[in-house]
RNA sequence: GGCGGCAGGCCUAACACAUGCAAGUCGAGCGGAAACGAUGGAAGCUUGCUUCCAGGCGUCGAGCGGCGGACGGGUGAGAAAUGCGCAGGAAUUUGCCCAGCAGUGGGGGAUAGCCCGGAGAAAUUCGGAUUAAUACCGCAUAUACCCUACGGGGGAAAGAGGGUCGGACCUUGUGCUAUUGGAUGAGCCCGCGUGAGAUUAGCUAGUUGGUAGGGUAAAGGCCUACCAAGGCGACGAUCUCUAGCUGGUCUGAGAGGAUGAUCAGCCACACUGGAACUGAGACACGGUCCAGACUCCUACGGGAGGCAGCAGUGGGGAAUAUUGCACAAUGGGCGCAAGCCUGAUGCAGCCAUGCCGCGUGUAUGAAGAAGGCCCUAGGGUUGUAAAGUACUUUCAGCGAGGAGGAAAGGUGUGUCGUUAAUAGCUGCAUACUGUGACGUUACUCGCAGAAGAAGGACCGGCUAACUCCGUGCCAGCAGCCGCGGUAAUACGGAGGGUCCGAGCGUUAAUCGGAAUUACUGGGCGUAAAGCGCGCGUAGGUGGUUAAAUCAGUCGGAUGUGAAAGCCCCAGGCUUAACUUGGGAAUUGCAUUCGAUACUGUUUGACUAGAGUACAGUAGAGAGAAGCGGAAUUCCUAGUGUAGCGGUGAAAUGCGUAGAUAUAGGAAGGAACACCAGUGGCGAAGGCGACUUACUGGACCAAUACUGACACUGAGGUGCGAAAGCGUGGGGAGCAAACGGGAUUAGAUACCCCGGUAGUCCACGCCGUAAACGAUGUCUACUAGCCGUUGGGAGACUUGAUCUCUUAGUGGCGCAGCUAACGCAAUAAGUAGACCGCCUGGGGAGUACGGCCGCAAGGUUAAAACUCAAAUGAAUUGACGGGGGCCCGCACAAGCGGUGGAGCAUGUGGUUUAAUUCGAUACAACGCGAAGAACCUUACCUGGUCUUGACAUCCUACGAACUUACUAGAGAUAGUUUGGUGCCUUCGGGAACGUAGUGACAGGUGCUGCAUGGCUGUCGUCAGCUCGUGUUGUGAAAUGUUGGGUUGCGCCCCGUAACGAGCGCAACCCUUAUCCUUAUUUGCCAGCACGUAGUGGUGGAACUCUAGGGAGAUUGCCGGUGACAAACCGGAGGAAGGUGGGGACGACGUCAAGGCAUCAGGGCCCUUAUGGGUAGGGCUACACACGUGCUACAAUGGCCAGUACAGAGGGCUGCAAACUCGCGAGGAGGAGCCAAUCUCACAAAACUGGUCGUAGUCCGGAUUGGAGUCUGCAACUCGACUCCAUGAAGUCGGAAUCGCUAGUAAUCGCAGAUCAGAAUGCUGCGGUGAAUACGUUCCCGGGCCUUGUACACACCGCCCGUCACACCAUGGGAGUUGAUUGCACCAGAAGUAGCUAGCUUAACCUUCUGGGAGGGCGGUUACCACUGUGUGUGAUU
Repeated sequence: GGCGGCAGGCCUAACACAUGCAAGUCGAGCGGAAACGAUGGAAGCUUGCUUCCAGGCGUCGAGCGGCGGACGGGUGAGAAAUGCGCAGGAAUUUGCCCAGCAGUGGGGGAUAGCCCGGAGAAAUUCGGAUUAAUACCGCAUAUACCCUACGGGGGAAAGAGGGUCGGACCUUGUGCUAUUGGAUGAGCCCGCGUGAGAUUAGCUAGUUGGUAGGGUAAAGGCCUACCAAGGCGACGAUCUCUAGCUGGUCUGAGAGGAUGAUCAGCCACACUGGAACUGAGACACGGUCCAGACUCCUACGGGAGGCAGCAGUGGGGAAUAUUGCACAAUGGGCGCAAGCCUGAUGCAGCCAUGCCGCGUGUAUGAAGAAGGCCCUAGGGUUGUAAAGUACUUUCAGCGAGGAGGAAAGGUGUGUCGUUAAUAGCUGCAUACUGUGACGUUACUCGCAGAAGAAGGACCGGCUAACUCCGUGCCAGCAGCCGCGGUAAUACGGAGGGUCCGAGCGUUAAUCGGAAUUACUGGGCGUAAAGCGCGCGUAGGUGGUUAAAUCAGUCGGAUGUGAAAGCCCCAGGCUUAACUUGGGAAUUGCAUUCGAUACUGUUUGACUAGAGUACAGUAGAGAGAAGCGGAAUUCCUAGUGUAGCGGUGAAAUGCGUAGAUAUAGGAAGGAACACCAGUGGCGAAGGCGACUUACUGGACCAAUACUGACACUGAGGUGCGAAAGCGUGGGGAGCAAACGGGAUUAGAUACCCCGGUAGUCCACGCCGUAAACGAUGUCUACUAGCCGUUGGGAGACUUGAUCUCUUAGUGGCGCAGCUAACGCAAUAAGUAGACCGCCUGGGGAGUACGGCCGCAAGGUUAAAACUCAAAUGAAUUGACGGGGGCCCGCACAAGCGGUGGAGCAUGUGGUUUAAUUCGAUACAACGCGAAGAACCUUACCUGGUCUUGACAUCCUACGAACUUACUAGAGAUAGUUUGGUGCCUUCGGGAACGUAGUGACAGGUGCUGCAUGGCUGUCGUCAGCUCGUGUUGUGAAAUGUUGGGUUGCGCCCCGUAACGAGCGCAACCCUUAUCCUUAUUUGCCAGCACGUAGUGGUGGAACUCUAGGGAGAUUGCCGGUGACAAACCGGAGGAAGGUGGGGACGACGUCAAGGCAUCAGGGCCCUUAUGGGUAGGGCUACACACGUGCUACAAUGGCCAGUACAGAGGGCUGCAAACUCGCGAGGAGGAGCCAAUCUCACAAAACUGGUCGUAGUCCGGAUUGGAGUCUGCAACUCGACUCCAUGAAGUCGGAAUCGCUAGUAAUCGCAGAUCAGAAUGCUGCGGUGAAUACGUUCCCGGGCCUUGUACACACCGCCCGUCACACCAUGGGAGUUGAUUGCACCAGAAGUAGCUAGCUUAACCUUCUGGGAGGGCGGUUACCACUGUGUGUGAUU
């Protein structure tokens, strides 16, 4: 959530079921008459009712009998084969049906019903009397049939209806009986196919076969007796788990995989288990018997029941419908038929459950309405969408009409056949009659009116579709990747859009993609994967040739492969879905006929595979016995004396009881130096002194022989390092465990001193290793080159020669292969044969079970759970207590500091009303700040303003502005004085002020992790890249690497690279030399003038100044080097190899720094986080750190005298002379907008004097007093001066910083900021050193290379225990349930056998009897339920 058509609808509890219905029918089989009806008669009366009579009629309850209840309908529990599917077979049966043939004669005895009586609550049942048949039983007959010893023997039947007046006659159709054949159905057997598990490997006594008998419809151990010992199984028996099978369905290109709803075929089941009866057919869904559970009734004695039929109920469940209508059609049962029955079936109802079709309007309509949303504020979008206008009416609604599904049947008439016959029957024709659940049918027409009819999901990528707001790792989303931490196209909402549409999404499931189990169609050196290695069974595979055969193989034909479905072609519903007809297909199986190359089989032959014999060769091949020297150790005895030994350094240890050392002798065990070699041998493990005998294999050459004897190899079996185990030996050295000493935070280690198992031998176990070439074995083929070991051949120049060949063993390398690395005739190439193994990581080679083992343990080998990866090879970086080369005040060599003191300054911390904020490893901390008393100022307190201190716009008023007074801390408020300006087209306008209104202003509020511009740092390190080409599957590489060289990716050479760009260098500025030009404010050598004196005036040399030039380029010489680049030395030169210094900072890194310079996105505040104001604070002070200043003194302090700079500043300024003051400074104001005047005396230095190693004549902090200056104002909180005071400090622990030459050190000067306020900062000059052997080490950097499990890149990654919580699994004393083996007890119903008891209509008879046969009872066998024991489960 509108309509219609066609389909589908308990997948779960084969759980339990109330109620109704789902199988009856036949009077044409029978005896009959309970009910109903009609007719006739009688009686009563209330005159149309009641009662009675008549089976005479229609009919018919109950009953006997026949047929059917074995079909139809349901379900899928069980069953892995008694099943199913396909194809076959022989030893069977088959009611009804069809056809043939032959019969249907004559008798008998019962029984139900009815009636009478009894028991019982009921269900039901017993007794007696009587009765019928198409019920039952004999007899006769026997074509056929069955049995047979071939002589013979056995065995059937039923009638009823119609015609006729009636019938025994006749006749008709139909029954019945025997039998044959068919059709259909059913039973049985065989082959092949049809799940999983080997952590199920052995199973089986009626078991397998035979003989005989029984039994069955039928073959058969189906059953019994006897005999034999078989049968099945690695081609998977047995056991366990799961499951109805198929046609088909879904998917897929196919092969396959999954599945078995509806429809159709088969099977199985019917409350659970067992059993038979009847019958043509059952071991029977709506039958019987027994047992069990459950439910119900009961009078407690006893009975009844079975929805997995259709509806329906409860229950279970995520979940599945009406207690409907009709037999009208189709079909079924019965019947002669009419007909009856039929929850089969046909229909209807419910459900968007699926498929299909239709509709919810159509056209026009721009003012592009309103509203919504967005916005760059212009507009855009929703959107022709709506409204409006003009139309239409499908569907739904109302009304009217109206097919088809109907064929039969009945009645009448006619007619063929049958017959003696016009009955009747059968068939046909015809006329009439007449049957519809659906149904208010389909369909058609009419009426009215746009009227009644649209939603869902999604919009980050995959994947079609984008914006705003809210939220802020929250809430939430999520199929995978992932989104969300203040600008979310991913969450939530909205607008818009996209995709579907009466549906749309979600969840669950299957196939696909997935070549990700690989038959088609994969792999195993390093990703998962070659058994440690042989021998060998089964199996698989197999050389050449001839013939035969035709099993495989190929072809044809036939049969089958049900129908439906799929596909194709037609047809019918308006179309479609749906449906009807036909075809194709069904890839298969079977039979048969052919073909004969290949494979197989059989037979024969061959020698190239394989093997044997004979001659040789090499060898650590194996086992055994013997034997040798060197060395270690121990023992003995001698010499000899204090140490030895050991280590990074030591110590433990040994030694005066004589070690170590040294020389002689002796003992014992183990191992075999040199030779020795990518040399040899062996299957692998492995094998090494020498000798002897025995023994396995390989190779080589020539010949002979066998004749495919071969390869591989599941199971099996043998060998198998080291360690370990058992027993017994042996034990020199070494050496787990252990002891001691060191090292260390610790050191259960590495190092040292000792030392036991063990190592060795014999015998026996174990059976594993990175047992590796991480590469299974065998065979063949496929470019080369160089070694080496063993053998053979040839050549000549006869050698330390060369060539060829073969069997090994190595190095390179082509093709080819490989993901790459790499492999490459010893393949990882190309092929063949066989085996083993793999299928994401972890759990785990673990648990359980089995097997093996003395044990240790081995072998076989899971699952739960968990992750989204784990892994390989290669690439680029980064990193390394990896390597190589190189550089840097990086170390070293030096000089001076810091760290200790006092003070200054910054920071942290603390404190505070506030101590504003930021910076905070190097690269924050004398940093932003080139200068906080107010201001600055951002902070705090108090008091104030609200369109605002500032910008634009509007309105009104007023010039602006200004004087004075009062209150107040001030902002501010009140009063008051003066003042009427400028332009004008005369309307007004501009500027300014006040007031009002709202847009807005304002914010040093947040975010430097949203940003721009700016800066630091690596680092002035030499690097960073690109185009084209080439190489590589690719990431990428090459270039940029290599050999030299440089400060340099500077240059040269080489070179699959060739070039280029940003960097380096150079170009720029400055400094050092010279030349030239110019000459004032600078200069003065000579000359001249002048002055008391001074460059004062001529002057233009010099200095200086500032313009232009020159100069330095490894140019020259020698050497080295590769005839290079370049380097070393030298000459000349002011300067020499970048001359010194500066500016200049590649690609990038650090989410580096700063939103408080500025700009700017977003967010936040708006009578305040904005503005104004006064005061305070930023200056605090137990403390810690950084950076500095001053010192600690004699290379010094102090006093006096004397000399020499550079670079700067100056009008709100610098300020001279002169004067006052001890001084800071005051007065003064010449000069100067500056090479002119001024700040401005430079200081260290030098000369002389003094101090004499002391807390001082060092040091100056702190404090007291007195002052100066700036400023509105020096209290918090300025600088300076004078007098007085005179602290710490006597060179500084660990540690640490700067500097390589005009540098360090030291000395002063100036400037910016600035009213004032530097020990800071930026510049300037004066004086002016020491040292560098060198690159081992520390730090940082560059290039090449190497390893890597790192890539937010070593400040990485990552391992284990423990603590707590939770999930899953294993073990666990045991417990419970299900299933099951063996043994035993038991034995209902039933069937079969037996039967001496009881009983008995038909038949026989010799007849009151007997017999045959039967029934009941009993018993035996088989057997369901039930019960018991036991094994495993489950000792350790």